[in-house]
């Protein structure tokens, strides 16, 4: 330098054919339960869907560029 894959909550990840209020597990906070802890239950907070631009009535999703990570080729 070229090719392929990845980037979504603190962490690990899902997200189907472009249209749902953007989700799950875990973690965190409060409450219930206990003599106390753990487990369990209920509720809650937390998101620039890596960044910028474009297409579209509408983009996490499609297109282009950039950044970072991984693998392969040279």
């Nucleotide at each position: 330098g070229g090719g392929c894959g990845g980037u979504u909550a603190g962490c690990u990840c899902a997200g189907u054919u472009g249209g749902a209020u953007a989700g799950a597990g875990u973690a965190c906070u409060a409450c219930c339960u206990u003599g106390a802890c753990a487990u369990g239950g209920u509720a809650g907070g937390g998101g620039u869907c890596a960044c910028a631009g474009g297409u579209u009535c509408a983009a996490a999703u499609c297109c282009u560029g950039u950044a970072c990570c991984g693998c392969c080729c040279a």

A computed fold for a 74-nucleotide RNA from a Candidatus Omnitrophota bacterium, annotated as transfer RNA. Rfam family: tRNA. Rfam's curators write: Transfer RNA (tRNA) molecules are approximately 80 nucleotides in length. Its family is annotated with triplet codon-amino acid adaptor activity in the Gene Ontology.